Molecule: c-di-GMP-I riboswitch aptamer
Organism: Desulfuromonadales bacterium
RNA sequence: CUCCGAUAAGAGCAAACCUGUAGUAAUGCAGGGACGCAGAACCACCGGAUCCCCCAUGGGGAUGGCCGAGGUCGCCGAA
Numbered sequence: 001c002u003c004c005g006a007u008a009a010g011a012g013c014a015a016a017c018c019u020g021u022a023g024u025a026a027u028g029c030a031g032g033g034a035c036g037c038a039g040a041a042c043c044a045c046c047g048g049a050u051c052c053c054c055c056a057u058g059g060g061g062a063u064g065g066c067c068g069a070g071g072u073c074g075c076c077g078a079a
Base pairs, nucleotide, nucleotide: 004077005076012037013036017032018031019030020029021028022027035065039073041072042071043070046068047067048066049063050062051061052060053059054058
């Protein structure tokens, strides 16, 4: 350095739900809260999947904590 991922250590994130707020909605953001996460860090550009809206055989939007890949960057060091 690469692979790998521990009943390790120090950190980190935050599901459902509640409150407020934006939105037609899906859902997003903030606070609370923890189901979980070896990157549950960033990217909706790629291939699928699911959800919402509309003037509906088309168009627009959402989900990366739905899956598969890809790129960038990153903590630790047992087997």